RNA sequence: AGAGUUUGAUCCUGGCUCAGAUUGAACGCUGGCGGCAUGCUUUACACAUGCAAGUCGAACGGCAGCACGGGUGCUUGCACCUGGUGGCGAGUGGCGGACGGGUGAGUAAUACAUCGGAACGUGUCCUGAAGUGGGGGAUAACGCAUCGAAAGAUGUGCUAAUACCGCAUAUACUCUAAGGAGGAAAGUAGGGGAUCGAAAGACCUUAUGCUUUUGGAGCGGCCGAUGUCUGAUUAGCUAGUUGGUAAGGUAAUGGCUUACCAAGGCGACGAUCAGUAGUUGGUCUGAGAGGACGACCAGCCACACUGGCACUGAGAUACGGGCCAGACUCCUACGGGAGGCAGCAGUAGGGAAUAUUGGUCAAUGGAUGGAAGUCUGAACCAGCCAUGCCGCGUGCAGGAAGAAGGCCUUCUGGGUUGUAAACUGCUUUUACCAGGGGAUAAAAAGACCGUGCGCGGUUAAUUGAAGGUACCUGGUGGAUAAGCCUCGGCUAACUACGUGCCAGCAGCCGCGGUAAUACGUAGGUGGCAAGCGUUGUCCGGAUUUAUUGGGUUUAAAGGGUGCGUAGGCGGCCCUGUAAGUCAGUGGUGAAAUAUCUCAGCUUAACUGAGAGGGUGCCAUUGAUACUGCAGGGCUUGAGUACAGAUGAGGUAGGCGGAAUUGACGGUGUAGCGGUGAAAUGCAUAGAUAUCGUCAAGAACACCGAUAGCGAAGGCAGCUUACUAAGCUGUAACUGACGCUGAGGCACGAAAGUGUGGGGAUCAAACAGGAUUAGAUACCCUGGUAGUCCACACUGUAAACGUUGAUGACUCGAUGUUGGCGAUACACAGCCAGCGUCCAAGAGCAAUCGUUAAGUCAUCCACCUGGGGAGUACGCCGGCAACGGUGAAACUCAAAGGAAUUGACGGGGGUCCGCACAAGCGGUGGAGCAUGUGGUUUAAUUCGAUGAUACGCGAGGAACCUUACCUGGGCUAGAAUGCCCUUGAUGGGUACAGAGAUGUAUCGUUCCGCAAGGACAAGGAGCAAGGUGCUGCAUGGCUGUCGUCAGCUCGUGCCGUGAGGUGUUGGGUUAAGUCCCGCAACGAGCGCAACCCCUAUUCUUAGUUGCCAGCAUGUCAUGGUGGGGACUCUAAGAAGACUGCCUGCGCAAGCAGAGAGGAAGGAGGGGAUGACAUCAAGUCAUCAUGGCCCUUACGCCCAGGGCUACACACGUGCUACAAUGGCGUAUACAAAGUGUUGCCAGUCAGCGAUGACGAGCCAAUCACAAAAAGUACGUCUCAGUUCGGAUUGCAGGCUGCAACUCGCCUGCAUGAAGUUGGAAUCGCUAGUAAUCGCGCAUCAGCAAUGGCGCGGUGAAUACGUUCCCGGACCUUGUACACACCGCCCGUCAAGCGAUGGAAGUUGGGAGGACCUGAAGAUCAGUUGUUGUAAGACGCUGUUUAGGGUUAAACCGAUGACUGGGGCUAAGUCGUAACAAGGUAACC
Repeated sequence: AGAGUUUGAUCCUGGCUCAGAUUGAACGCUGGCGGCAUGCUUUACACAUGCAAGUCGAACGGCAGCACGGGUGCUUGCACCUGGUGGCGAGUGGCGGACGGGUGAGUAAUACAUCGGAACGUGUCCUGAAGUGGGGGAUAACGCAUCGAAAGAUGUGCUAAUACCGCAUAUACUCUAAGGAGGAAAGUAGGGGAUCGAAAGACCUUAUGCUUUUGGAGCGGCCGAUGUCUGAUUAGCUAGUUGGUAAGGUAAUGGCUUACCAAGGCGACGAUCAGUAGUUGGUCUGAGAGGACGACCAGCCACACUGGCACUGAGAUACGGGCCAGACUCCUACGGGAGGCAGCAGUAGGGAAUAUUGGUCAAUGGAUGGAAGUCUGAACCAGCCAUGCCGCGUGCAGGAAGAAGGCCUUCUGGGUUGUAAACUGCUUUUACCAGGGGAUAAAAAGACCGUGCGCGGUUAAUUGAAGGUACCUGGUGGAUAAGCCUCGGCUAACUACGUGCCAGCAGCCGCGGUAAUACGUAGGUGGCAAGCGUUGUCCGGAUUUAUUGGGUUUAAAGGGUGCGUAGGCGGCCCUGUAAGUCAGUGGUGAAAUAUCUCAGCUUAACUGAGAGGGUGCCAUUGAUACUGCAGGGCUUGAGUACAGAUGAGGUAGGCGGAAUUGACGGUGUAGCGGUGAAAUGCAUAGAUAUCGUCAAGAACACCGAUAGCGAAGGCAGCUUACUAAGCUGUAACUGACGCUGAGGCACGAAAGUGUGGGGAUCAAACAGGAUUAGAUACCCUGGUAGUCCACACUGUAAACGUUGAUGACUCGAUGUUGGCGAUACACAGCCAGCGUCCAAGAGCAAUCGUUAAGUCAUCCACCUGGGGAGUACGCCGGCAACGGUGAAACUCAAAGGAAUUGACGGGGGUCCGCACAAGCGGUGGAGCAUGUGGUUUAAUUCGAUGAUACGCGAGGAACCUUACCUGGGCUAGAAUGCCCUUGAUGGGUACAGAGAUGUAUCGUUCCGCAAGGACAAGGAGCAAGGUGCUGCAUGGCUGUCGUCAGCUCGUGCCGUGAGGUGUUGGGUUAAGUCCCGCAACGAGCGCAACCCCUAUUCUUAGUUGCCAGCAUGUCAUGGUGGGGACUCUAAGAAGACUGCCUGCGCAAGCAGAGAGGAAGGAGGGGAUGACAUCAAGUCAUCAUGGCCCUUACGCCCAGGGCUACACACGUGCUACAAUGGCGUAUACAAAGUGUUGCCAGUCAGCGAUGACGAGCCAAUCACAAAAAGUACGUCUCAGUUCGGAUUGCAGGCUGCAACUCGCCUGCAUGAAGUUGGAAUCGCUAGUAAUCGCGCAUCAGCAAUGGCGCGGUGAAUACGUUCCCGGACCUUGUACACACCGCCCGUCAAGCGAUGGAAGUUGGGAGGACCUGAAGAUCAGUUGUUGUAAGACGCUGUUUAGGGUUAAACCGAUGACUGGGGCUAAGUCGUAACAAGGUAACC
């Protein structure tokens, strides 16, 4: 110090989450030791038991118990007596029980903190002054008696005091009318020479008390100022209330109380009310400012079962005191009594959760006492708990066969665990045992001495709970001691197996649907460590409430606009003041804590000492720049005056023409109107159209604008009246009069409301007609409120520039409105407006940019994730509709802004393509062939499925193929490699069987010198086999977009960035082809070219090809000799490049039927397929990861099936005929193939074919006949001499075998079909169309398929509006799985939260009334008592509690009801996002 998460990616806004620290914690797993701390946060719930406040005999009377002494009795060890002594129960009295200890319920101010103040009190303590004389009467205890179960009570009698009461005195003190008056006391103990006394004692002295009083200290009471949580959906509160006078009361001020008088007091600077809460020092966190908290420790406050009350006392309204009431518990003889752990332990209960019914007063402190001492659950210690902090340990060194085992693996191996272990050596903290440590420490108190006071000195002893502890020494022995969490990213750390959207994980993002580093386990790793992890809390990160330190055009956020109150802020100069401000000084800011330094425990935690700090408050002295206050002045801010022009500024009145509709009249006739197309509607009762007249209401064309005015809303014919404003000029007047503006007031479009008018047009609602699947819409025909006026409400809008007001400052260019400058239509300047473009600057960007969103100042308003929700409740306003104010529960991890790249659009532009159009021929109808779907089946094996599956894999399913089915068999297996043994192998025969196979039998030894090898059988193992699954784990190959022109990179530049530029633009091209321009310059993959075939020519070479000329031969034939001319063959070369000309053009290039040329602008064709896309196709070509099967999902065999058949689709063939069919005759190819072959020829057969048989391994021989064509003949428009399906019969061929299920031939049969609906396909030239030929596969063939070859050989293209596909540019987008996208609402289902609701029920606070205990300074009093003061009683007042009652507030619950949220795959539609198909929105 940051990180993750919105997106395809980016920047920003913005929330959520994490890493840190913390804790009185809890839970899970684990646990060696020590030190120091902490330990009921919940029920201020209830409490058994024990203890926690006593002490003093030196105040007193006394003596129950104990001890000692004395005495008596005698039974020598018992009994009795004796306050005599030590002492002491109970009692009187004194002091203390107001401290110490606990808790935090109440309390938002009678509290606390800080700083001040005056009208007070004070036991003990210190100090000063003075006194302590003399009397009196009682009463506990005790005795006697009585009542009661008890607690306890009563009567009577005796008695003491430091208990109580007079008298005397009065330094001081109090009161005062200034004369005076009032008003105290107590003794006790020690010692003692003389004197007195019978003694006690008096007396003296010392000590200590007591009384009055001065001052002080400390403590306490009271008052003031400032500070101290949340809510305004709490806005008004208050009657002793606020003040005064008088009195009372108090320690003291005071409405503290009472009487009277006045009507005040508090409150937007938040009163009152409600909720919550002890407060501070401090603690945690944070860089700080802050935020949260207030355990332990310390200060203050409050409380003590709940409520009230006083008494005593120096002090209490009293935790372990009292009285009363209430609730609860206990005892009871039922009459009545007792009690208060929020003291220490402990118990029950509550709870996630918090300890021992311990030891000691040794120390510190407290009470008391003269002291010894006693008491002290304060305190000091110990016990329990890893609750926290700190420290130590669980060994150290060596040790590679890198052991075994585990895990992983590419597996004869390697890696890792891992120097880890074993093993060797060493050490001994801790633990254990033994010994030491009888030390030291905390030290005094007491007594004595000294001292002015603090205090110092001397002195004999004695005292330890902790604890036989800390610490030290010795001994033994590696011995006694490691876990927890994690390992996808954030975040350090990875593999295997299991699981298979299951089980589960998860802080956020998210993992898991068969290869999970994310689940579970294992191995390994990382982190921390006697702990670790989880959960909870608070701060931080979060500048995410922003004072430090944020924002508001579009992300959340500027009020609709103005005027203006309070408030805030405010021009220039001078004087004064000194409140703010600044400086100095003083006081305070407790200690502890925190910081720094030093020191003590072996270290640390812990503890101690010192220092500084303590930002605050108060007081005082000074300064006077700035602010404030007071006074004086100024003119530039602001305003006034005068002059001028300006404008749809406002209000009221009058007037006008065009149009619309209606009425009346005329002309006139059949339609009008309306739409995408129609219909409803109007019209022969005369519409529409047209002319004239009249009426009504509303709005004001042209001018007109990118213009003007107004605060905004808004304002438009002309004119009159009234009225407001800004601007310009002058610089006469005032002299800061200003700016902003919470509340407040006013204005405020449209729609809407009320009353009364008005009503032409338009037009919600409504009606009808269309459209549609529907159409409660869009379109059409009508049509009412309303639209208009007056008055009164409403008070909201995307009331927008989505930009508050005011002032100042900060380059330019340009247009325009109103003024000014001088005479001005030129020109430039000034002021005020309205616009456009830009520099600097700003901004996330888009953009803004003197009219700021720049740089500053002042004031106001508003925002703080999305949804729920501008909703609910409450309140205010309104006639209502509604408006204003304005939440929460719950839910999500996003929602959002700007920009980028794509994709998409029923957006736009440009361009291309047999894309359309123009043509030619088809498909779709028929029959058949073939493939697919479906169905069927034991099986109809599998795959391919829009384009991009469907004559596809298959370039040959009768068996085989074959993967499928049925049945029969085999199990190291049908095939391969290695090893061992054997020797044959092979072949024949017979039998069984469907065959595989089995049995029997005949017969025998290969090559080699050898080693060995070949082959076969058997055997063991390593290893097999699988057309089983996953093409969504893959390689390879392929389809498609598309032979479309695109796809990228380097460097540079631009941009915060994603990205852009280049590649866009202007031309051009088939082309990102080329040219020009340009912040780009270059390059790569594609395009083109290079390659092949073909078209022309040349050269070379001539066999098997060719034959012009020569020769020869034949009926005939390049047959033969020969030849290379030609054709041809096959090698090489030439040729075409817009090279030339004309025109256009900058150029590239285009055009010219140009020239030339075999070929002309890529001559024609092929091969060649960029980056990517479709999880496209293929695990069944092959290869391959993983999974699965192993007497079977493997292998062998026979038969069947893949050929089924109501049907549907695709692709083809043949046709429907005369451009034809048939017959006869006859001409011209190319490219291929052939020895398991092609087969001439001859013969047989009608033919398929068969028999014989030459040639050819092929430029030699053969297939081989090319067909359409041509010539002649015939048929004559018919279901035919078209068409050939189907069927019958007879044959041929292949093959082990043609039944399922082959092809061919002959004869016979002769179906549908007469040009094909909607729709749809191919093709732009040697193309379509048409004609035949060949080949692969192959025994044969279902081939009409596929791949090639040549023959004949067209038509048409105006053109790019439209359909489809594509390319580029641009635009919009809420899409990015990318429109087959996204997404809205109702309904239905489940879940949880919430509002309303007849009511029901509870709570706290208050009001009114009734009743009313104890107590009371109270008031009264005729009663009782007392000499009196007075006391008691009674009455009244007050009052806790109780009761009744009406209303308010806050909850809980409630049949039913309302909306809202969430929940993979429900229903209906399609509202929004593109022009979202009617632009969207308010």